[in-house]
Context: one part of a larger RNA
Order: sequence, then structure tokens, then C1' cells
RNA sequence: GAACGAACGCUGGCGGCGUGCUUAACACAUGCAAGUCGAGUGAGAAAAUCACCUUCGGGUGGUGAGUAGAGCGGCGAACGGGUGAGUAACACGUGAGUAACGUGCCCUUCAGUUGGGGAUAACCAUUCGAAAGGAUGGCUAAUACCGAAUGAGACCACAACGCCUUCGGGUGAAGAGGUCAAAGCUUUAUGCGCUGAAGGAUCGGCUCGCGGCCCAUUAGGUAGUUGGUGAGGUAACGGCUCACCAAGCCCGAGAUGGGUAACUGGUCUGAGAGGAUGGCCAGUCACACUGGGACUGAGACACGGCCCAGACUCCUACGGGAGGCAGCAGUGGGGAAUCUUGCGCAAUGGAGGAAACUCUGACGCAGCAACGCCGCGUGUGUGAUGAAGGCCCGUGGGUCGUAAAGCACUGUCAGGAGGGAAGAAUUUUGACGGUACCUCCAAAGGAAGCACCGGCUAACUUAGUGCCAGCAGCCGCGGUAAUACUAAGGGUGCAAGCGUUAUUC
Repeated sequence: GAACGAACGCUGGCGGCGUGCUUAACACAUGCAAGUCGAGUGAGAAAAUCACCUUCGGGUGGUGAGUAGAGCGGCGAACGGGUGAGUAACACGUGAGUAACGUGCCCUUCAGUUGGGGAUAACCAUUCGAAAGGAUGGCUAAUACCGAAUGAGACCACAACGCCUUCGGGUGAAGAGGUCAAAGCUUUAUGCGCUGAAGGAUCGGCUCGCGGCCCAUUAGGUAGUUGGUGAGGUAACGGCUCACCAAGCCCGAGAUGGGUAACUGGUCUGAGAGGAUGGCCAGUCACACUGGGACUGAGACACGGCCCAGACUCCUACGGGAGGCAGCAGUGGGGAAUCUUGCGCAAUGGAGGAAACUCUGACGCAGCAACGCCGCGUGUGUGAUGAAGGCCCGUGGGUCGUAAAGCACUGUCAGGAGGGAAGAAUUUUGACGGUACCUCCAAAGGAAGCACCGGCUAACUUAGUGCCAGCAGCCGCGGUAAUACUAAGGGUGCAAGCGUUAUUC
């Protein structure tokens, strides 16, 4: 000098765009953050209101309404959002491999979609429990579940024949055997689905080369350890797991151990080389109170799923239950320090749906904060007898100083009034927002501070103080004339900021 997710002190007019718990991965009140489909399916209210009847208590029927809410079923919930605790590792980056693999939804092509069955939730009844939540019996449906049929095809074992052969076998393949499908709905049409097969696309799994921290005051480490055979397991190779066999494997080109740390594109600095760093944004990884486990599923060993254990908090009728903000707001705590319990699905994107649409704290906006960057303003011109006043003084004057006043103007921002968008595609539909912007009005009015002035380093005098009080980045100032302390006048530098501190180059 530059930089910053900054903080602190003094000060503070406006706007645009960004950014905002770096500390306790500490604990969390409350609300919201993942639903949707009635064109898969069975059932199906109530309030209210109308009519009639009435023993005046009420009853029946219509509308409400095939609505609400709940159930079965499908898809989604594995995305999106958060955090960086762990991890020195194929975690990440980069380049390859997979003849060792998977892939719902989407696209293309081919072949199908036949005919049956038995249940079960909802519901009803009985019943247990304080609750959370159950138990028993009975009824019922489906694109839920299960046999059967068919098999273009796929898979499994076999295989005439061909090719290669180290004569062990490898490979291609006609054939014949076994196993395996399906679901309907409806606006009835180029509809939406369902099943099998092949291919694509997308997204992933796994393997390998190379690359990026510190400590040798860590020198030896390792028994599923290293390899083989066989088996199991997986979508898939593999000690991934197991039985048996062998004794290997890594290491001074740093094994093992310890410490620290998410990685990258990038960011900061620097002429560069390099050094430091990884907040926001984007890609990858890991985690979801702590530890472990699997289930479902195309996909999880699953933040707002399940089970077990633990710590903590809450409810309890003491028998037993409930919970997980590192989602968005918000609270306490910690801290030098970091925001609203806002509006909207109008846009973009996502889930479901044929659609209308519903949901979406993703997102779009608004709010708070000079936290940062950028822009603008706090007036302009004129005005000397150099007013008053302050300060200095050699008492002549000098300086603040054209500065002020005065006179003449202008109208940015803020203020008032009127108009008023784009963003919306397509008839509709705009949170932002009566915002931006435009026009008019009034009016110099409402808008300047902070640090410094001994040298480095731009800027000097006076008073007070008297090695005191104090200053200080370094050198150093202060003991009676201090340009170095404190104050004033003046000046210098930046400016809605200016200084200080921490950190990096």
C1' cells in the first nucleotide's frame, strides 16, 4: 500500500447492488418448511337452511353434498433447503477403465394386455387404557394381493455344427427342455395407463494413474494381515464374509503413530514466481441429539421414516408415553460480533394430477444493519469599508476571509400533489407496489464529520502543565519559553464517513 463475512470509538443525508453467528455440530417455547391424485377404490358426515308432522321434548324428508374429514391404493417424500462435526481418505481435483455393474420418471422400436380366486382397512359391534395407543368378532372394494393361461422375447442348465487351441479347453450357434408377464380408468380417442424385451438419454456404483498439510523430539507396522483354492454375498470386481492352505504384505522415494483440516472452481495479495485462504455463488463429499441396525424402495441404511441403546427435556391417573431447528423466522446461552416469529406463489424451478388446480420458509420480494462496493447531495454566482467576533501581535497590523451578511439565481436528494409501468406467456393471473419512472409545486430551506500537524509524513502558533499529568507505530517527547502532553486559533488529509484493533499478502 492492498484486502476483509470484521469488531470497537466518534460521527451520520439519500439511493442502487451485494453481504450479514467466523464463537457453543450448545439447548430450544411457538408457527410454518412435503405433499398430491375421486379420471385407481369402497364408504361417507355435520352446522345451517327449507318443507311436512308433532305428545312442543322432538321426528321425517329435501338442499348442504357425493362436499368435509378419515381409510385402502399410486407417485413423491433419496429432490429441493441446512451445516462442516468427522474425514489426510480414491474424500476431492484431473485423466482413464468397467468384457465386473445398476438406472423410477423420459424418448424410440418390437410383442402383448386372456380368464379366475381369496382376503383386508375404512365401517359396525363389543372391549382395554389417564393418555399415547390397542384387542376381539362381523361386512366390503380396487390400478392392493394370489394362482392359472399365453411367451415375440429374456434368464437357466444342455447342445448338432463351425472357428481357435498350449489338446486342458475357449468361443459362436441351429435345436430341444425348464422358469418368468400384465390393470384398468375414461371427456371414447391418434386418450391416459399396465406387462415383457431391445436400444437411447440421464443419473449413479466400483477400479486405477497422477496431484494438493505439519511432526523423525513418531522407525518399524500388519493375523483377514498378504496371496491362493472353494463357497457365500452383492447390481457388480474384490478377504467383502467364511472354511482350508501358504507366509506373505507395507516401509527412509517416510510405512505406522500423533497433530491439524471438508476438497475444488475460485478469492486476496504480488510485476511475476510465489505466499495466504476456501465466507457468499457453483461442483463434489460427509453429517442430521450421540452410537448402532436394518426395513421399504429404481434409488436411503433415509434431516422434518422405523427399531434398539444412551444423555437430555416434557406429559402422566406412576402402569406408561412424547420429542430432536446443522430447514425459515424466532428464544436463551456463549461471544468483540452477525437481521424479521414479514408478504407472495405474480415470475423461475420442483412434487402430484388428464386437467382445473393443490402444495412449495426452494424461490421472488419486502424489513433491519454505513457491514462492503458504487453513485448523488449537503448549494451556485456575485459580494471589501476586508463588518462583527475569535486567534496572533513587534500594537503598525496580520489571519480566519469572498468566508459571512447582503443581492441575484438553481432545484439534485428529502417533502407535497397528479399520473403511473415493464416484469405476463395466452382470455385470465403482479407479492414487489401506487414501487420505479414522468409532470407540477414550495423552498437555501432538512443534510459534515473524523483523524492528524517533531522526523518518517502533507500540515504551526499561543496558553496551561513542569520527568507530573500524559503521548508513543519506530526513533523518542515531558525536569518553567514543549511545533511531540492538554486546550484554543490556524492548517493538512480523507469524507458519509474517518480513525483504531485483529488477520493475510
RNAcentral holds the full RNA, with entries from ENA, Greengenes and SILVA. The part of an RNA shown here (small-subunit ribosomal RNA, 5' domain) has 505 nucleotides and comes from delta proteobacterium GMD21D04. It matches the Rfam family "Bacterial small subunit ribosomal RNA". Its family is annotated with structural constituent of ribosome and ribosome in the Gene Ontology. Its mean pLDDT, the model's own confidence on a scale to 100, is 87.